Annotation
Predicted 3D model of a 100-nucleotide RNA (Guanidine-I riboswitch aptamer). It matches the Rfam family "Guanidine-I riboswitch aptamer". Rfam links the family to the GO term regulation of gene expression. The model forms 100% of the base pairs in the Rfam consensus. Its mean pLDDT, the model's own confidence on a scale to 100, is 78.
[in-house]
């Protein structure tokens, strides 16, 4: 001192807890307690898919822009503490400290 836009969203998942359904307590509870195999509900930078975005190429029309396509969009070890919601969390602070 060291790297491309270390891009963006949507859907899923590891994974997380309890606002709200559902179970349990319990006969009974829209209000008390329990996170309980659940449904909804949060959810990854270092998990997945897809678009898209961006670099560079070719083509094609025309004339400086269309449209179409092809390729590529890497790598990533990480705390402890703190916030956020109902609440936790591989959310966020943070690709941060700090390690190689």
């Nucleotide at each position: 001192a060291a790297a491309c836009a270390u891009g963006u969203u949507u859907u899923c998942u590891a994974g997380g807890g309890u606002u709200c359904c559902g179970c349990g307590g319990u006969a009974a509870a829209g209000u008390c307690c329990g996170g309980c195999u659940g449904g909804u509900c949060c959810g990854a930078g270092a998990g997945a898919a897809a678009a898209c975005u961006c670099a560079c190429g070719g083509a094609u029309a025309a004339u400086u822009u269309u449209u179409c396509u092809g390729u590529g969009u890497a790598c990533a070890c990480g705390g402890a503490g703190g916030g956020a919601u109902a609440a936790a969390a591989g959310c966020c602070c943070g690709g941060g400290a700090g390690a190689u």